Predicted 3D model of RNase P RNA and transfer RNA as a complex of 479 nucleotides. Rfam match: Bacterial RNase P class A. Rfam classes the family as a ribozyme. Rfam describes the family as follows. Ribonuclease P (RNase P) is a ubiquitous endoribonuclease, found in archaea, bacteria and eukarya as well as chloroplasts and mitochondria. The coordinates come from a structure-prediction model, not an experiment, and the mean pLDDT is 75.
């Protein structure tokens, strides 16, 4: 100077004007049925984040359900621990990466079952394409020849051996090849050829000792050891799990519509209603008035911010985190504040300038921009996780230089 | 706020329990028919299956975690 890992810590500072939300007290005036609530006047004091986001998880709250228990669904999945709780958090085991700091694993189960595995391939879980070894049968080629034929030469040829082609049985899975993946590797012995078929060594499984609370390590034995991969495919084995959310829910609560009762009035002697302006037909028909009670909605008000809380300290603990003391109150709005302006400091960026330096570069010091000067803003409350995201400190490897 | 759902050709939409060249209609383009258009035949093209990572031998497809999109819930009759 480059290029990375983890961890911690700020997230512009600061002052003047002027406003916006709440919340004390205090004053003044209005609504409302009523719980309440609105508009004002000055004072005093708060007033966005480490991710407030996504809404993946766990909880606390609130309504609903529920004797118990199981079934179904759903979720977690080495080990131990810590927590109110968790799918989170430490610590460690095993396995993977990186020179290193240091990271990553959804790491129960595949001889409980079912299922898949395109294409190639002889075969994808137990299987023979080719090659390999035996072995028949047919055909040939050669060797060896009983015997037949000829005066001879020299012909013909039954059994048997043997190659070689082609077919059948058997035998092997070690080799060619195929694929992502081929029935533990490898070497040595054996065999007709071969094969864990036998040996050594390395993996695997079983048993034992010893260390560990476990996961699992180390070390001996004993087993030749077919059954491989996928379970973010069903599924099997363990635990965990009622369901829905503050638009949960509780107050208060007048008027219409609907419920429920009481009285009166009606119910073939007919309340009403429908065509129509009215009557009169005509047609439908069992309710109708009043009070009175409950739930209930639009407004409103609680829920609503003091909580598994922070910050200090000192203790136990490798750490997560417990335990004691001390300190402190830190937004609660309901379409939803938290902001606008001017100033100085500090920060980036561009330009100028050039000390230095072979050089690339480039202090000091000058003007200028930038408040979009990173992500991004509370909406019941906590714990996590996971996503954006700027600086600086700290470690790490690299390469100059002293 | 909260609770769900979807994304595949230029437009609608298949693709079921993972298999290799990812389909269909409609639309755009070329040619043929026509005197010329529509109609009607024929052909070809058009795809990062929102995006990033995992699991698998192989992902649209199983699963994390963004991203844009809609849907419902307060609200009685």
């Nucleotide at each position: 100077g480059g290029a990375g890992c983890g961890g911690c810590u700020c997230a512009g500072g600061u002052g003047g004007u002027c406003g916006c939300u709440g919340g004390c007290g205090a004053u003044g005036g209005g609504c409302g049925c009523g719980a309440g609530c609105c508009c004002g006047u000055a004072g005093c004091g708060a007033g966005a984040g480490g991710a407030a986001a996504g809404u993946c998880c766990g909880a606390g709250c609130u309504c609903c359900a529920c004797a118990g228990g199981g079934c179904a669904g759903g979720g977690u999945g080495c080990c131990a621990g810590c927590u109110a709780g968790c799918g989170g958090c430490u610590g460690g085991u095993g396995g993977g990466g990186g020179c290193g700091a240091c990271c990553c694993c959804g790491a129960g189960g595949a001889a409980a079952g079912u299922g898949c595995a395109a294409c190639a391939g002889a075969g994808a879980a137990a299987g023979u394409c080719c090659a390999c070894c035996g072995u028949g049968c047919c055909g040939u080629g050669c060797c060896c020849g009983a015997u037949c034929c000829g005066a001879g030469a020299g012909g013909a040829g039954g059994a048997g051996g043997u190659g070689c082609c082609g077919c059948g049985c058997g035998g092997c899975c070690a080799g060619g090849g195929u694929g992502a993946a081929a029935c533990g590797g490898c070497g040595a012995g054996g065999c007709a050829a071969g094969a864990g078929c036998u040996c050594a060594c390395c993996g695997g499984g079983c048993c034992c000792g010893c260390g560990g609370c476990a996961a699992c390590g180390c070390g001996g034995g004993c087993u030749g050891c077919u059954a491989g991969g996928c379970a973010a495919a069903c599924c099997c084995c363990a635990c965990c799990u009622g369901g829905a959310g503050c638009a949960a829910g509780a107050c208060c609560g007048a008027a219409u519509a609907g419920g429920g009762g009481a009285g009166c009035c009606a119910u073939u002697c007919g309340a009403g209603g429908a065509c129509g302006g009215c009557c009169c037909g005509u047609c439908c028909g069992a309710g109708g008035c009043u009070c009175c009670c409950g739930g209930g909605u639009g407004u409103g008000u609680c829920g609503c911010u003091u909580g598994a809380g922070g910050c200090g300290c000192g203790c136990g603990g490798u750490g997560a985190c417990g335990c004691g003391c001390g300190u402190c109150c830190u937004a609660g709005a309901g379409g939803a504040a938290u902001g606008a302006u001017c100033g100085c400091c500090g920060g980036c960026c561009g330009c100028c300038g050039g000390a230095g330096g072979u050089g690339a570069c480039g202090a000091a010091g000058g003007c200028g921009g930038c408040g979009a000067c990173a992500c991004g803003a509370a909406a019941c409350u906590c714990g996590g996780c996971u996503u954006a995201c700027g600086a600086g400190c700290u470690c790490u490897c690299c390469g100059a230089c002293c | 706020g909260c609770u769900c759902c979807c994304u595949u050709a230029g437009c609608u939409c298949a693709g079921c329990c993972g298999g290799a060249u990812a389909g269909a209609g409609c639309g755009g383009c070329g040619g043929c028919c026509u005197u010329c258009u529509a109609a009607g035949c024929c052909g070809a093209u058009g795809g990062u299956c929102g995006g990033a990572g995992g699991u698998u031998c192989g992902a649209g497809u199983c699963c994390u975690c963004c991203a844009g999109g809609g849907a419902g819930c307060g609200u009685c009759a």